[in-house]
Context: one part of a larger RNA
RNA sequence: UUGAGAUUUGAGAAGUUUCGUCCCUAGUACGAGAGGACUGGGAUGAGGGAAUCCCUGGUGUGCCAGUUGUUUCUGAAUAAGAGCAUCGCUGGGUAGCUAGAUUCCCAACCGAUAACCGCUGAAAGCAUCUAAGUGGGAAGCGGUCUUCAAGAUUAGAUCUCGUGCAGUCUAUAAGACUGCGGAAACCCCUGGAAGAUUACCAGGUUGAUAGGCGGGCGGUGUAAGUGCUGUGAAGCAUUAAGCCUACCCGUACUAAUGGUUUGA
Numbered sequence: 001u002u003g004a005g006a007u008u009u010g011a012g013a014a015g016u017u018u019c020g021u022c023c024c025u026a027g028u029a030c031g032a033g034a035g036g037a038c039u040g041g042g043a044u045g046a047g048g049g050a051a052u053c054c055c056u057g058g059u060g061u062g063c064c065a066g067u068u069g070u071u072u073c074u075g076a077a078u079a080a081g082a083g084c085a086u087c088g089c090u091g092g093g094u095a096g097c098u099a100g101a102u103u104c105c106c107a108a109c110c111g112a113u114a115a116c117c118g119c120u121g122a123a124a125g126c127a128u129c130u131a132a133g134u135g136g137g138a139a140g141c142g143g144u145c146u147u148c149a150a151g152a153u154u155a156g157a158u159c160u161c162g163u164g165c166a167g168u169c170u171a172u173a174a175g176a177c178u179g180c181g182g183a184a185a186c187c188c189c190u191g192g193a194a195g196a197u198u199a200c201c202a203g204g205u206u207g208a209u210a211g212g213c214g215g216g217c218g219g220u221g222u223a224a225g226u227g228c229u230g231u232g233a234a235g236c237a238u239u240a241a242g243c244c245u246a247c248c249c250g251u252a253c254u255a256a257u258g259g260u261u262u263g264a
Stems, first nucleotide, its partner, number of pairs: 002162007012148004018046007030035001047106006056099004063092005068085004073081002109143003116136004164180006170173001184262002187259001188204005209255003212251005218244003225238005
């Protein structure tokens, strides 16, 4: 400061504002030669910072496959599985996270200046950048750029919503009390690319917030069973199969029930 919600201004504070190389101007000015510029323009890096996961990779311990040993496990089973062995080991890998990945910034400009260089100019008929007046001039200073920011108690601004009704009492007052209403908010619940807790954000049936389910993307790489071929280890067919975590879209099937409190 009359309560609340949303959007903001910016007093002030913090940070950044770094350093090379190459090319052209130009083998020019300069210099006997050797050598070798100022200036202006362009390119590319180092270092620092921010953001992001499209690309390249890493990880990816409730994804897929292969494989060794073992079990008084499941199973009718020598099949197929499950447990344990560092995630047993190995080969891959979605989302997320992440870097040696990607993108961008540290650019340009303005103002007042320092040392210094000047113009005009007297005191002091000369001279003098200074005394009056006036100009240039630095990676430095103040802006420009980024972040925070009204406890900036000088507590700012804009928009929207609310600030109501009835009754009782007596000290008749900007009074006290009671009831109903009341913007908004909290508790509670479903969750999250938010998070130690809190906070923040998305939702709470007038609903896609999470789970489930359906489809998709994507990963793995052709499941089990059966049949055929082979003496056999195995191979082939069914079969681009089966399985599938975090991702995308959809769908109220499940759970967001119900209720209380604060409040001008």
The part of an RNA shown here (large-subunit ribosomal RNA, domain VI) has 264 nucleotides and comes from Candidatus Levybacteria bacterium RIFCSPHIGHO2_01_FULL_36_15b. The organism belongs to Candidatus Levyibacteriota, within Bacteria. Rfam family: Bacterial large subunit ribosomal RNA.